[in-house]
RNA sequence: UCGUGCUAGACGGGGCGGUAGCGGCGCCUUGUAACCCGAAAUCCGCUAUAGCGGGGUUGAAUUCCCCUUCGGAGGGCUGACGGCCACCGGGACUGCCUGGCUAAGCGGUAUAGAAGGCUGGGUCCUGUGCGGCGCAGGCCUGUGAACCUGGUCAGGACCGGGAGGUAGCAGCCAUAAGCGGCAACCUGUGGGUGCCACGGGAGUGCCUGGCUGGAGCUGGCUGGUCCGGUAAGCCGGUGGGCGCAGUUCGAAGAGGGGUGCACGG
Numbered sequence: 001u002c003g004u005g006c007u008a009g010a011c012g013g014g015g016c017g018g019u020a021g022c023g024g025c026g027c028c029u030u031g032u033a034a035c036c037c038g039a040a041a042u043c044c045g046c047u048a049u050a051g052c053g054g055g056g057u058u059g060a061a062u063u064c065c066c067c068u069u070c071g072g073a074g075g076g077c078u079g080a081c082g083g084c085c086a087c088c089g090g091g092a093c094u095g096c097c098u099g100g101c102u103a104a105g106c107g108g109u110a111u112a113g114a115a116g117g118c119u120g121g122g123u124c125c126u127g128u129g130c131g132g133c134g135c136a137g138g139c140c141u142g143u144g145a146a147c148c149u150g151g152u153c154a155g156g157a158c159c160g161g162g163a164g165g166u167a168g169c170a171g172c173c174a175u176a177a178g179c180g181g182c183a184a185c186c187u188g189u190g191g192g193u194g195c196c197a198c199g200g201g202a203g204u205g206c207c208u209g210g211c212u213g214g215a216g217c218u219g220g221c222u223g224g225u226c227c228g229g230u231a232a233g234c235c236g237g238u239g240g241g242c243g244c245a246g247u248u249c250g251a252a253g254a255g256g257g258g259u260g261c262a263c264g265g
């Protein structure tokens, strides 16, 4: 140095959670040529040589081991950091909304007379009269009774010697209750009744008249100011995720180094 057979080792690693700790397991990540089976989170196995039991493959090197070397995926932690989102609270300031006051500017109105003062009327309530309307009754009118309403009562009936008398059906006329009509008129009564008349009251909001007065009045817009509200901006707090910074762990990969036994050529 080559060949054959073996052995240690390897057949994934890392972060977080969990644990006294380590590993499994769970979540995440890196990465692949990255073995199989069994049990395991209300856990399983182990103890600094820190998974257990069984089977398989590979095997001393591109594959195993080491490095206070480089590298840096990704995870954890921290932050008087940045901006975003959610929630809680605040109400100083800006904004917005409501209301009061003001009257500087604009507008409107006013010497064809403002504000103010005095005095009437209307609108509102109430009473009376008159009118209108409705209802009821009366008046007027039509109809209206087998007998038990009236008048007249043919015929007939009854009394009488006679003269004469009596009651009276039908018919006709009239009428009672009742049933209808009803323009006007009379009486009573009612109201969401009236371009009416008279009286009383309430009230000062609105409309309007007169007298007085003699220059303001109004507040629509802008401005100013005050009270209240809102919470968009803003302020404070809490949480989340992102970025950034620091710190910690750190995969793949790069580089460097190391690695056994037997036999034979």
Base pairs, nucleotide, nucleotide: 001265002264003263004262005261006260009058010057011056012030013029014028015027016026020047021046022045023044024043035055036054037053038052064258065257066256067255069254070253074249075248076247077246078245079244081243082242084240085239086238087237088236089235090234093233094232095230096229097228099226100225101224102223104222105221106220107218108217109216116212117211118210119209120208121207122206123205124201125200126199127198128197129196130194131193133190134189135188136187137186138185140181141180142179143178149174150173151172152171157166158165159164

This is a predicted structure of a 265-nucleotide RNA (Bacterial large signal recognition particle RNA) from a Chloroflexota bacterium. RNAcentral holds the sequence, with entries from ENA. Model confidence (mean pLDDT): 79 of 100. Taxonomically the source falls in Chloroflexota (Bacteria, Bacillati).